The RNA shown here (Bacterial RNase P class A) has 339 nucleotides and comes from a Gammaproteobacteria bacterium.
It was read from a public genome assembly, where an Rfam model found it.
Rfam family: Bacterial RNase P class A. Its family is annotated with dimeric ribonuclease P complex, ribonuclease P activity and tRNA processing in the Gene Ontology.
RNA sequence: UGCGUUGGCUGGGCGAUCGCUGGCAUUUGCUAGAGGAAAGUCCGGGCUCCAUAGAGUACGAUGCCAGGUAAUGCCUGGGCAGUGUAAAUUGACGGCUAGUGCCACAGAAACUAAACCGCCUUAGGGUAAGGGUGAAAAGGUGCGGUAAGAGCGCACCGCGUCAUUGGUGACAAUGAUGGCAGGGUAAACCCCAUCGGGAGCAAGACCAAAUAUAGAUCUAGAGUUCGCUCACAUGUUACUCGCAUGAGAUUUGGGUAGGUCGCAUGAAGCAAUGGGCAACCAUUGUUCUAGAUAGAUGAUCGUCCUCGACAGAACCCGGCUUACAGGCUAACGCACAUU
Numbered sequence: 001u002g003c004g005u006u007g008g009c010u011g012g013g014c015g016a017u018c019g020c021u022g023g024c025a026u027u028u029g030c031u032a033g034a035g036g037a038a039a040g041u042c043c044g045g046g047c048u049c050c051a052u053a054g055a056g057u058a059c060g061a062u063g064c065c066a067g068g069u070a071a072u073g074c075c076u077g078g079g080c081a082g083u084g085u086a087a088a089u090u091g092a093c094g095g096c097u098a099g100u101g102c103c104a105c106a107g108a109a110a111c112u113a114a115a116c117c118g119c120c121u122u123a124g125g126g127u128a129a130g131g132g133u134g135a136a137a138a139g140g141u142g143c144g145g146u147a148a149g150a151g152c153g154c155a156c157c158g159c160g161u162c163a164u165u166g167g168u169g170a171c172a173a174u175g176a177u178g179g180c181a182g183g184g185u186a187a188a189c190c191c192c193a194u195c196g197g198g199a200g201c202a203a204g205a206c207c208a209a210a211u212a213u214a215g216a217u218c219u220a221g222a223g224u225u226c227g228c229u230c231a232c233a234u235g236u237u238a239c240u241c242g243c244a245u246g247a248g249a250u251u252u253g254g255g256u257a258g259g260u261c262g263c264a265u266g267a268a269g270c271a272a273u274g275g276g277c278a279a280c281c282a283u284u285g286u287u288c289u290a291g292a293u294a295g296a297u298g299a300u301c302g303u304c305c306u307c308g309a310c311a312g313a314a315c316c317c318g319g320c321u322u323a324c325a326g327g328c329u330a331a332c333g334c335a336c337a338u339u
Base pairs, nucleotide, nucleotide: 001335002334003333004332005331006330007329008328009327010326012304013303014302015301016300017299018298020033021032022031023030024029035310039321040320042319043318044317045316046315047200048199049198050197054241055240056239057238059196060195061194062193063192064078065077066076067075068074079093080091081090082089083088094191095190099189100188101185102184103183116131117130118127119126120125139157140156141155142154143153144152158180159178160177161176162175163174164173165172166171204261205260206259207258214252215251216250217249218248219247221230222229223228232246233245234244235243266288268287269286270285271284272283273282274281275280305308
């Protein structure tokens, strides 16, 4: 200097005039006012109600180890496997020796796994080394051996088992031993471990007003010592048990659709110190940073330049995923050149 990897900040500025919403004030004013993703509605919760709400089965979700967190399918750090020269990055990462399935086509043969071409031959047979097919064909390379071959034997590698060492652990290393034998697939059914009530701010609470104290049909029994028991029905995932309640279901018709709260002080932000590889935690100090409801920040003018991307809160918070013009910046890797 170029190329790349990972991360962070910003997201037009300034001035003037008028305008919008909330709060405070009442002195015609002061003050605050959309995001890093507000998007997706994919996860986890807080909160509200069912409701006093338990157990089991089903069903669903997650899936290496350790830590963090209110919690998670999230984050951090490791392990193993893959990609990349590397910095880095990806992982739907428990189990195929519990069982049941599937592996099309091609090929001789793909769960009774094997004989098409080939090699040997005493023409009876032997063989699976070589070739072909395929995603995958009796573990790979080499040497010996054989009629020709084959773990048939040996060496190394691979695989299984055992032991020792290191590590909290996932795992790793070393040694010994066995010729070991068909593989793959669980985002196939399944097994194992862990977790899981439901509905949702249009939740829910209160006030005011109005109406019709309206009508129809069906289910609701038995026993009894008169306390109750059994049955029946209802209860926010399904079923069963338990628990609670005593009425429930279907339908015709009428009234209301208004207002207030919920609604922003919280698992909150920022700074410093300490602990930790880190995620994060603790202490101290400091700040209050939007609350609309047919839905608030817009318009005009002037000027500067990096000439302006993706894009608008609606109960709240923590994540993940997706979109993003331009500008600034930190660390790391590779290549080249110079000293």